[in-house]
RNA sequence: GGGCGGUUAGCUCAGCCGGUAGAGCAUCUCGUUUACACCGAGAGGGUCACAGGUUCGAGCCCUGUACCGCCCA
Numbered sequence: 001g002g003g004c005g006g007u008u009a010g011c012u013c014a015g016c017c018g019g020u021a022g023a024g025c026a027u028c029u030c031g032u033u034u035a036c037a038c039c040g041a042g043a044g045g046g047u048c049a050c051a052g053g054u055u056c057g058a059g060c061c062c063u064g065u066a067c068c069g070c071c072c073a
């Protein structure tokens, strides 16, 4: 330098064919307990890497950039 894959909640990851973003764990509150843990109920938490474009509408499509991984040279 070229090719491919990835970037979504604190962490690990879903999200189909474009239609108002979710799970598990973690955190907090309440219940339970002498207390802690477990368990049950609930709550908070997101610029979907960044910038443009297409569209009535983009996590999803297109372009560029950044970062991570693999391969080729």
Base pairs, nucleotide, nucleotide: 001072002071003070004069005068006067007066010025011024012023013022019056027043028042029041030040031039049065050064051063052062053061